[in-house]
Molecule: transfer RNA
Organism: Chryseosolibacter indicum
């Protein structure tokens, strides 16, 4: 310097033909218990790495940039 892949709540991840984001763990509250744990119910929390573009509509397509990993010089 070039190429490829990854970037989604605190953490780990799904989201396959563009239609307004889900799951597990963790967290908070309730139930159960003498109490804790376990079990169970409910809830909060992300606008999708950043900035533009296309579109009626973008996590999803296009461009640039950033960070990380790998490969080639």
């Nucleotide at each position: 310097u070039g190429c490829a892949c990854a970037u989604u709540g605190g953490c780990g991840u799904a989201g396959u033909u563009g239609g307004u984001a889900g799951c597990g763990c963790a967290c908070a509250g309730g139930g159960c218990u003498c109490a804790u744990a376990a079990c169970u119910c409910u809830g909060g929390g992300g606008u999708c790495g950043c900035a533009g573009g296309u579109u009626c509509g973008a996590a999803u397509c296009c461009u640039g940039c950033a960070u990380g990993u790998g490969c080639a010089a």